[in-house]
RNA sequence: GGAGCGGUCCAGGUGAUCGCCGGUAUCCAAAGUACGGGAGGAAAGUCCGAGCUCCACAGGACGGAAUGCCAGUUAACUGCUGGUGGGGGCGACCCCGAGGAAAGUGCCACAGAGAAGCAGACCGCCACGGAGUCGAAAGGCCCCGCGGUAAGGGUGAAAAGGCGAGGUAAGAGCUCACCGGAUCGGCGGCAACGUCGGUCGCUAGGCAAACCCCAUUCGGAGCAAGACGAAAUAGGGAGGCGUUCGAGGGCUGUCCGCCCGAGCCUCCGGGUAGCGUCGCUCGAGGCGCGCGGUGACGCGUGUCCUAGAUGAAUGAUCGCCACCCGCGUUCCGGUGACGGGCGCGGGAACAGGACUCGGCUUACGGUCCCUCCGACC
Repeated sequence: GGAGCGGUCCAGGUGAUCGCCGGUAUCCAAAGUACGGGAGGAAAGUCCGAGCUCCACAGGACGGAAUGCCAGUUAACUGCUGGUGGGGGCGACCCCGAGGAAAGUGCCACAGAGAAGCAGACCGCCACGGAGUCGAAAGGCCCCGCGGUAAGGGUGAAAAGGCGAGGUAAGAGCUCACCGGAUCGGCGGCAACGUCGGUCGCUAGGCAAACCCCAUUCGGAGCAAGACGAAAUAGGGAGGCGUUCGAGGGCUGUCCGCCCGAGCCUCCGGGUAGCGUCGCUCGAGGCGCGCGGUGACGCGUGUCCUAGAUGAAUGAUCGCCACCCGCGUUCCGGUGACGGGCGCGGGAACAGGACUCGGCUUACGGUCCCUCCGACC
């Protein structure tokens, strides 16, 4: 210098001027004045999990959804941590929807003879029988018929264990060694699993982000939840349904079952309101230290209070300092590559609360540590 890989930290500071939104004081009140406060690592997407609130504390069946190796962590999780197994990279390191394919059903395009349960003879190989031809003969070549054969070729993403030797007419787990597989046992581990040994010639391709099966979990809606206050829902007309022969509503997929229940629906015409306060920010809270744990995290202790607005404020200009980049340099250090200083110019991203937390994902500027390669001294 190039390429890459995970993680740590930062996201400017300060002064002046002009503004914006809350709070407190002054004030009957408003205005003004003074003091003090005012976004993020993702505040974002709203993808998971909770707190909180309401629905009658929500029953049963069916349906639906989510998750899917093991152990731990947590309020909880589909998160996180540590491991196991598999895969990728020279490496730092990364990825995995990682239960079941002998419960059943289904699919496997094109190509190919054959694509799923004892598969498949297209070419090839081999035995037997026969015709032809060459040859003195042995036999060769070639054709036909009938069989054997999954070694070899060919098709394919995938061809029914692989590979070598023996064996055979040719072949074949037919037999054997090794590898793979299934199964049993010993040992190690909490476990996933690992490892060693025995047995079995082998056991039945892939797809479950196809239906499905198994196990576990799940009531619904969400701060426009919801509570209180103010005002109002007035008063009319027509029609229909209904009052224990039950309209309508609720238990928020459907049905059963259960509960409330005297009003409900449509049309015509008419009126009022669309506000205030709370919820609301002290919370599974932040930071420091100590201890336990490989770690996620837990325990103890000290300290801090840090937006709470509702069409929605947190900004702008200028100066100085700090940071990064480029260029220059008669300065400094060094044998040198180079580093430092100084000067000039430029740059500073993504983005913004709206009940609150824990995660995930996405967007984005830079510092430092790490890996590999190259060059120079």

The RNA shown here (Bacterial RNase P class A) has 377 nucleotides and comes from a Polyangiales bacterium. It matches the Rfam family "Bacterial RNase P class A". Rfam describes the family as follows. Ribonuclease P (RNase P) is a ubiquitous endoribonuclease, found in archaea, bacteria and eukarya as well as chloroplasts and mitochondria. The sequence is in RNAcentral, with records from ENA. A source record names the gene rnpB.